The part of an RNA shown here (small-subunit ribosomal RNA, central domain) has 345 nucleotides and comes from an uncultured bacterium.
[in-house]
Context: one part of a larger RNA
């Protein structure tokens, strides 16, 4: 190379798009390039093998076959493959008419609270704990009312419900915008599937510049606890958490399960369509529980497959040293990415 693997034993890329490349529906005609069948040449000798001989055998020799699974030409086959011409619709798309949605982007608006200011009431505690104290408070707190001010987040509705490729997405309302899903079959006619590299998208945290800043709240003081407590508990509290732009590229970024297509029992919930004899019915796409076949080491997967099969790409190949060290690549930086070896076991 051939292998055998990826849900948890190592091992599916965080997630799209999409170039090369690979794979690739029905049908006829045509080449004949892979394919395939045969002649021709050529594939040195010598060796191996098979025969036959010569040294008294043998080792060696000597002669002849076979074999050298390969290339090159030429002749013919034409099922698949490919390449060409041409037809078709079941794949893929457009089309019409109809749904549902926290898809996504920007303006506006709005109530509940927290907090903090003015004002009244009002007169001692109020917070806080397992007890406490640090901490607020008669210069008037906590409590209660009515005002103003700001920021953030958006109860209830809320649902293994929806939507989104994945991150993620939840008051209203308005504008722009993506995609998805029936029906109908009108039109194009393989336009498909995957995707080495590229390109983009990507929670949180962090970074840069510039707002903003209410509440939470790393650091960091101070109270406690305890032997001790660089903690848990409590009382402050600054970055941050928020916008607007750029970075960064990481997560248990997980269903620990790559994409797509085709088959292979059922029963029972949803959540959106369509049909209908309105029925406890049928059918689509979607989201769940249970089970059959059959798979799995086992747990368990079971039409949403871990089942059977096919095409493409990512990955694995004893532990640890290591996701490290050198080099390259990005990045302001933090670090990310790509990745050994000695040694050891």
């Nucleotide at each position: 190379c051939u292998g055998g693997g990826c849900g948890u034993a190592a091992a599916g890329g965080g997630c799209g798009u999409g170039u090369a490349g690979g794979c690739g529906g029905u049908u006829u005609g045509g080449u004949a390039a892979g394919u395939u069948u045969g002649a021709u040449g050529u594939g040195a000798a010598a060796g191996c093998c098979c025969u036959g001989g010569g040294c008294u055998c043998a080792a060696c020799c000597c002669g002849g076959g076979a074999a050298u699974u390969g290339c090159a030409u030429u002749g013919g086959a034409u099922a698949c493959u490919g390449c060409u011409a041409g037809a078709c619709u079941a794949g893929a798309g457009u089309g019409u008419u109809a749904g549902a949605g926290g898809g996504g982007a920007u303006g506006a608006u709005g109530g509940a609270a927290u907090u903090a200011u003015g004002c009244a009431u009002g007169g001692a505690g109020a917070g806080g704990u397992g007890g406490a104290a640090u901490u607020c408070a008669u210069a008037g707190a906590u409590a209660u009312g009515c005002a103003u001010a700001g920021g953030a987040a958006c109860a209830c509705c809320a649902g293994u419900g929806g939507c989104g490729a994945a991150g993620g997405c939840g008051a209203u309302c308005a504008u722009c915008u993506g995609g998805c899903u029936a029906a109908c079959a009108a039109c194009u006619g393989a336009c498909g599937c995957u995707g080495a590299g590229g390109c983009g998208c990507g929670a949180a945290a962090g970074c840069g510049u510039g707002g903003g800043g209410a509440g939470c709240a790393a650091a960091c003081a101070g109270g406690a606890u305890u032997a001790g407590a660089u903690a848990c508990c409590c009382u402050g509290g600054u970055a941050g958490u928020c916008c607007a732009c750029g970075c960064u590229g990481u997560a248990a970024a997980c269903g620990a399960u790559g994409a797509a297509u085709g088959c292979u029992a059922g029963a029972c919930g949803u959540u959106g369509g369509g049909g209908u004899u309105u029925a406890a019915c049928c059918u689509c796409a979607g989201u769940g529980u249970c089970g059959u076949a059959g798979u799995u080491a086992a747990c368990a997967c079971g039409a949403u497959a871990a089942g059977c099969a096919u095409u493409c790409c990512g990955c694995c190949u004893g532990g640890g040293g290591a996701g490290u060290a050198c080099g390259g690549u990005c990045g302001c930086a933090a670090g990310a990415u790509u990745a050994a070896a000695a040694c050891u076991u």